[in-house]
A computed fold for a 71-nucleotide RNA from an archaeon, annotated as transfer RNA.
Model confidence (mean pLDDT): 82 of 100.
The sequence was found in a public genome assembly.
Rfam family: tRNA. By type it is a transfer RNA.

RNA sequence: GGGCCUGUAGUAUAGUGGUAAUACGCACGAAUGGCAUUCGUGAGAUUCGAGUUCGAUUCUCGGCAGGUCCA
Repeated sequence: GGGCCUGUAGUAUAGUGGUAAUACGCACGAAUGGCAUUCGUGAGAUUCGAGUUCGAUUCUCGGCAGGUCCA
């Protein structure tokens, strides 16, 4: 330099053209004399820009970042 793949809560992963789920973590509450465990509730995210579409996290293009292969 070129080809390919990936980008989703703090972390690890799902997901799908109709507004995002699970586990751990975090906060609060219940329970306990207290801690831990357990139960309940809550906050928290689609890498950025443009396009298509009634509607984009999803589809297309570009940028950025990471990974991989070739040179």